The part of an RNA shown here (large-subunit ribosomal RNA, domain II) has 690 nucleotides and comes from an uncultured bacterium. RNAcentral holds the full RNA, with entries from SILVA. Rfam family: Bacterial large subunit ribosomal RNA.
[in-house]
Context: one part of a larger RNA
RNA sequence: GCCUACGAGUUACUCCUCUCUGGCCAGAUUAAUUGACAUAAGUCAAGUAGUCGUAGCGAAAGCGAGUCUGAAUAGGGCGAAAAAGUCAGGGGGGGUAGACGCGAAACUUUGUGAUCUACCCAUGACCAGGUUGAAGGUCCGGUAACACGGACUGGAGGACCGAACCAGUUGACGUUGAAAAGUCUUUGGAUGAGUUGUGGGUAGGGGUGAAAGGCUAAUCAAACUGAGAGAUAGCUCGUACUCCCCGAAAUGUAUUUAGGUACAGCCUCGUGUUAAGUGUUAUAGAGGUAGAGCUACUGAUUGGACUAGGGGGCUUCACCGCCUGCCAAAUCCUGACAAACUCCGAAUGCUAUAACAUGUUUCACGGGAGUGAGGCCAUGGGUGCUAAGGUCCGUGGCCGAGAGGGAAAGAACCCAGACCAUCUGCUAAGGUCCCCAAAUUUAUGUUAAGUUGAUCUAACGAGGUUUGAUUGCAGUGACAGCUAGGAUGUUGGCUUGGAAGCAGCCAUUCAUUUAAAGAGUGCGUAACAGCUCACUAGUCGAGCGAUCGAGCGUGGAUGAUAAUCGGGCAUUAAACAUAAUACCGAAGCAAUGGAAUUGUAAUUUAUUACAAUUGGUAGGGGAGCAUUCCAGUCAGCGUCGAAGCUGUAGCGCGAGCUAUGGUGGAGCGUCUGGAAAAGCAAAUGUAGGC
Numbered sequence: 001g002c003c004u005a006c007g008a009g010u011u012a013c014u015c016c017u018c019u020c021u022g023g024c025c026a027g028a029u030u031a032a033u034u035g036a037c038a039u040a041a042g043u044c045a046a047g048u049a050g051u052c053g054u055a056g057c058g059a060a061a062g063c064g065a066g067u068c069u070g071a072a073u074a075g076g077g078c079g080a081a082a083a084a085g086u087c088a089g090g091g092g093g094g095g096u097a098g099a100c101g102c103g104a105a106a107c108u109u110u111g112u113g114a115u116c117u118a119c120c121c122a123u124g125a126c127c128a129g130g131u132u133g134a135a136g137g138u139c140c141g142g143u144a145a146c147a148c149g150g151a152c153u154g155g156a157g158g159a160c161c162g163a164a165c166c167a168g169u170u171g172a173c174g175u176u177g178a179a180a181a182g183u184c185u186u187u188g189g190a191u192g193a194g195u196u197g198u199g200g201g202u203a204g205g206g207g208u209g210a211a212a213g214g215c216u217a218a219u220c221a222a223a224c225u226g227a228g229a230g231a232u233a234g235c236u237c238g239u240a241c242u243c244c245c246c247g248a249a250a251u252g253u254a255u256u257u258a259g260g261u262a263c264a265g266c267c268u269c270g271u272g273u274u275a276a277g278u279g280u281u282a283u284a285g286a287g288g289u290a291g292a293g294c295u296a297c298u299g300a301u302u303g304g305a306c307u308a309g310g311g312g313g314c315u316u317c318a319c320c321g322c323c324u325g326c327c328a329a330a331u332c333c334u335g336a337c338a339a340a341c342u343c344c345g346a347a348u349g350c351u352a353u354a355a356c357a358u359g360u361u362u363c364a365c366g367g368g369a370g371u372g373a374g375g376c377c378a379u380g381g382g383u384g385c386u387a388a389g390g391u392c393c394g395u396g397g398c399c400g401a402g403a404g405g406g407a408a409a410g411a412a413c414c415c416a417g418a419c420c421a422u423c424u425g426c427u428a429a430g431g432u433c434c435c436c437a438a439a440u441u442u443a444u445g446u447u448a449a450g451u452u453g454a455u456c457u458a459a460c461g462a463g464g465u466u467u468g469a470u471u472g473c474a475g476u477g478a479c480a481g482c483u484a485g486g487a488u489g490u491u492g493g494c495u496u497g498g499a500a501g502c503a504g505c506c507a508u509u510c511a512u513u514u515a516a517a518g519a520g521u522g523c524g525u526a527a528c529a530g531c532u533c534a535c536u537a538g539u540c541g542a543g544c545g546a547u548c549g550a551g552c553g554u555g556g557a558u559g560a561u562a563a564u565c566g567g568g569c570a571u572u573a574a575a576c577a578u579a580a581u582a583c584c585g586a587a588g589c590a591a592u593g594g595a596a597u598u599g600u601a602a603u604u605u606a607u608u609a610c611a612a613u614u615g616g617u618a619g620g621g622g623a624g625c626a627u628u629c630c631a632g633u634c635a636g637c638g639u640c641g642a643a644g645c646u647g648u649a650g651c652g653c654g655a656g657c658u659a660u661g662g663u664g665g666a667g668c669g670u671c672u673g674g675a676a677a678a679g680c681a682a683a684u685g686u687a688g689g690c
Stems, first nucleotide, its partner, number of pairs: 001690006011097003015094010027052003033046005056063002066078004100238002103235001107228003111224002118202009127192001129161003132157001136153006165189003171184003204220001206216003241624006251264005265371002267368006276361001277358009291344001292342002298338002303333003307328001309327002311324004374399010404415003419594004424590003430584003433568003439581001441580006452570002460555002464552010481539005487512003492506003518533001522531002595614009625679001627676006634669001636668002644663008
């Protein structure tokens, strides 16, 4: 992991409540117990003790359709006037019990453990070999005597090296091991605070501990065993057959409350109500949002004018007074701002009335819930960075609980809401070269960047290209190119060392000769010079400039595995834009057949016709199938072959059922009721098998 068996809303009650069925009814009903029958359970009868109801109010005495409060005949509270109960059985829910099942860590208490291990007590045992050579001693030297020195002797030490023994430093192996802690290598101690045998002691909030919360029998921040005990678990997991109808919520308030719960909201079932509910249009309202405005307030504010006050300067002994490249109230002109500004002011939405449409969708009461973590998209806002797949509200949609088609792939985007069947048709979004169903369709343009081919790009830059508008020049010859000129007063004046068109300043920057030529457009010189431009002529021979838009392109352009529009690939397109006609395309719509639900109407008591409906999680309601047992039933089936197992065929929407072949070898079923140890895929489920 698979298979088989087992495995979770049960049972009890003098309990509460609702509903269904039945009996009796202003009443209903017996309990214990007794008797009869039967003797297995039980059935029938007696039994009125008690309970509920028929009247309430008050704490009570008590009074009573009233009563309590109160001084009250007031007011107020609770009642009556509206009146149906009760007993039994079934079902839904609640209560008390373990109360759907499994699951703690823990707590209390009775005991069992020191054969492991910690420490202690008693009594024993063990430590190859080698090395070093303390004290002391002897002899010699030495001293006045000691001291002291040397040699020898001696054999001390938590001394040295190193086996046994004890330990466990390093590395490798082992890691479903040879082993629930080892093996190999290497290493520490090895006469000591050493190691070890045997016997004994200390016991669970206790022991023991050279102290690591270590050890206390593979268990230790409180051992193990039994019991309280089915502790408790607002937590996790699991919770078993079928079909049909409806179908949520993730919100508000409160909470030692935030992953729980109570009440409300939203779902379902029943009963009642026929007035409602919803939509459209019209009319009438309340309101201060969007917008707008501010010389209409409050506040904020650009530039200017005017002008209090202030600063600064001048003057003055002082007072006056004058001036201003300064600050600036008020006022005026001008521009412009506001969630907590408003002289104004919509659209929607809301309220009311009427008409029309729809047709119970509304409301009330009662039974049963679930939900009370929501999410994304669009839009109006707050917060944040006008950040977030962020966060918090409002409105709508969708997912949640929604399948199908499209977007390559994708909870939410676009289209569209799946009762079932069909090798039928038409469409939506989206598509029509191939992958891949359908146009290599039609018409006119654009793009040259593979831009693009559905997602992502800006400021800014550029004689890319197409097109529009305005305007200037042009056969009296434009624009571009080439040839030639581009002069004189004059080196204008000033300034300056110099300033001559070209450092700078000034100027009615003038005048002359001219086809034309600036007191000079730029380069250049120390200053001149030189080159060039404006301007003019010639040559040439037809269009040439300037400005402002629009379309499509271009640079800007940078990301981490190898790239790519989904791919192949595509250039008058298979890209982009505009227009058109076909076609494809879904579980949409339609067609044909079938099933069910609800309503209406008919017949007629189970059918028919018509209409609408039939996605669905939590959840509510309805109808069934199967298993085991019991009672009756078929005067059922069965060795002429039961159950079970295994094929085949048929029936039922389905759970399932029936017939029959084989196997098997002794029990089993139909129908009507009843009762449940009543259905398994999951619980790291339990046991067994493989």